[in-house]
RNA sequence: AAAGCGGGCCGGGCAGCCGCUGACGCAUGUCAGAGGAAAGUCCGGGCACCACAGAGCAGGAUGCCAGCUAACGGCUGGGCGCCGCGAGGCGACGGAAAGUGCCACAGAGAGCAGACCGCCGAUGGCUUCCGAAAGGAGCACAGGCAAGGGUGAAAGGGUGCGGUAAGAGCGCACCGCGCGUCUGGUAACAGACGUGGCAGGGUAAACCCCAUCCGGUGCAAGACCAAAUAGGCGCGCACGCGGCUUCUGACCGCAGGACCUGGCUCGGGUUCGCGCGCGGGUAGGUCGCUUGAGGCAUGCCGUGAGGCACGCCCCAGAUGAAUGGCUGCCCCUCCGCAAGGAGGACAGAACCCGGCUUACAGGCCCGCUUUCCAU
RNA sequence: GCUCCCGUAGCUCAGUCGGUAGAGCGCAUCCAUGGUAAGGAUGAGGUCACCAGUUCGAUCCUGGUCGGGAGCU
Numbered sequence: 001a002a003a004g005c006g007g008g009c010c011g012g013g014c015a016g017c018c019g020c021u022g023a024c025g026c027a028u029g030u031c032a033g034a035g036g037a038a039a040g041u042c043c044g045g046g047c048a049c050c051a052c053a054g055a056g057c058a059g060g061a062u063g064c065c066a067g068c069u070a071a072c073g074g075c076u077g078g079g080c081g082c083c084g085c086g087a088g089g090c091g092a093c094g095g096a097a098a099g100u101g102c103c104a105c106a107g108a109g110a111g112c113a114g115a116c117c118g119c120c121g122a123u124g125g126c127u128u129c130c131g132a133a134a135g136g137a138g139c140a141c142a143g144g145c146a147a148g149g150g151u152g153a154a155a156g157g158g159u160g161c162g163g164u165a166a167g168a169g170c171g172c173a174c175c176g177c178g179c180g181u182c183u184g185g186u187a188a189c190a191g192a193c194g195u196g197g198c199a200g201g202g203u204a205a206a207c208c209c210c211a212u213c214c215g216g217u218g219c220a221a222g223a224c225c226a227a228a229u230a231g232g233c234g235c236g237c238a239c240g241c242g243g244c245u246u247c248u249g250a251c252c253g254c255a256g257g258a259c260c261u262g263g264c265u266c267g268g269g270u271u272c273g274c275g276c277g278c279g280g281g282u283a284g285g286u287c288g289c290u291u292g293a294g295g296c297a298u299g300c301c302g303u304g305a306g307g308c309a310c311g312c313c314c315c316a317g318a319u320g321a322a323u324g325g326c327u328g329c330c331c332c333u334c335c336g337c338a339a340g341g342a343g344g345a346c347a348g349a350a351c352c353c354g355g356c357u358u359a360c361a362g363g364c365c366c367g368c369u370u371u372c373c374a375u
Numbered sequence: 376g377c378u379c380c381c382g383u384a385g386c387u388c389a390g391u392c393g394g395u396a397g398a399g400c401g402c403a404u405c406c407a408u409g410g411u412a413a414g415g416a417u418g419a420g421g422u423c424a425c426c427a428g429u430u431c432g433a434u435c436c437u438g439g440u441c442g443g444g445a446g447c448u
Base pairs, nucleotide, nucleotide: 001371002370003369004368005367006366007365008364009363010362012330013329014328015327016326017325018324020033021032022031023030024029035346039357040356042355043354044353045352046351047218048217049216050215059214060213061212062211063210064078065077066076067075068074079093080091081090082089083088094209095208099207100206101203102202103201116149117148118145119144120143123142124141125139126138127137129136130135157175158174159173160172161171162170176198177196178195179194180193181192182191183190184189222287223286224285225284232278233277234276235275236274237273240254241253242252243251256272257271258270259269260268261267294313295312296311298309299308300307301306331344332343333342334341335340376447377446378445379444380443381442382441385400386399387398388397394431402418403417404416405415406414424440425439426438427437428436
């Protein structure tokens, strides 16, 4: 210098004017006022109410080991596997010798498998072949084999040598795998030695098994204050008769009052008490609401996530819902010869906090790797 | 704010213990008719919303993204 890898941070600045929300103040006013994701609502916790002796079933989640934490599916360190020359990156990474299911098409055979092409035909069989005979040759009938071909995502260890009629862990060496012992490590795991000729195909983001964890609902949780109207309860006053009924209420009939219809009567229709108090509860309002697993600095412990101690600070709380607009100067990007012009990513709190995931113009800083050049 | 469901052809919908995606209407061509409709025959048309992963293989299983809808004061 080029190409990369990992981590952290900023994400327009300053001033003036006019507004909006909150706190303080009698008041002129003073002070404060979006984010790294406030987003998705995917996990975990606090908090609140409901339920609850304990345990189990069902259901759900997680899944190498150790740690951190209030907790986690998060994070840190380690192991193993894969990718990269490397710095590094990625991994839903328990169990398939508990059981069940599935493995389409193709293929001989897909699950305690199988023989289409092929190889052999030692042994047995056949031959109108050769031979004096022993035997040989031929056929590929019985049968043997699974090396080679072929199918498939997958065909019951791999390579080599020996062996054989041909073959085969049939035997041996190395590699892989299983089992056992020892060593190192808290452990996952790694290494060494011995041993077994290899059994046990894949699939658990199929059912399932094992281990661990989880009660439910969410601030529209929940608490308090509390109109009008209707209904509930109590008391007082007022109040005809009969039926039904133990009584009350309700219901039925008659009578009566009020109102409507109507000029009036009859008739028809509607309706049948008033007042005070109490409690529940709706509208509405208040609280919950922001001081919290809080932030910053220093020291100590720890490889680290983080923990402890001490000091300082208070940093949005709206409820149709504030956090904005204009002007000037500067910064960055684009257009333009210039004067100048256009633009400033993703996005916006709603009970709070720890994570994850997703979106994001542009810029800054730190550490590291590989290659080349110069000294 | 919280909770839940859905996305398959132009439209309305099937399809789930994973194995080449279907139906009705609509569309195109042909037959039939003097012509049209109805009718008959044939056919086209699909990123199964999108991106990853598991698997030999994904509309289906898992995670994420986008869009739409419903319920709770």